[in-house]
Molecule: c-di-GMP-I riboswitch aptamer
Organism: Anaerolineae bacterium
RNA sequence: GUUCGAUAAGAGCUAAACCAGUGAAAACUGGCGGCGCAAAGCCACGGAUCUAAAACCCAACCGGGUUAUGAUGGCCGGGCUACCGAA
Numbered sequence: 001g002u003u004c005g006a007u008a009a010g011a012g013c014u015a016a017a018c019c020a021g022u023g024a025a026a027a028c029u030g031g032c033g034g035c036g037c038a039a040a041g042c043c044a045c046g047g048a049u050c051u052a053a054a055a056c057c058c059a060a061c062c063g064g065g066u067u068a069u070g071a072u073g074g075c076c077g078g079g080c081u082a083c084c085g086a087a
Stems, first nucleotide, its partner, number of pairs: 004085002012037002018031005035074001041080003045077003048072003055066004
């Protein structure tokens, strides 16, 4: 240095719920709170999943369907960076 991850040490992040806000929604931001996480740090390149405002189609009364340019990194793969140091 790389790989690896321990009943090590010092740290870190924060699920659900609740409060406030943004958004059409999915969801996100802040506070509180911790289910958990050895990358649960960052990145939408590939897959997967979620939503459907606008658009298009059907209906022509309510409505229904398709679809991402939206979202999810705590769904997976991949890329980049990183604390500590037993085996």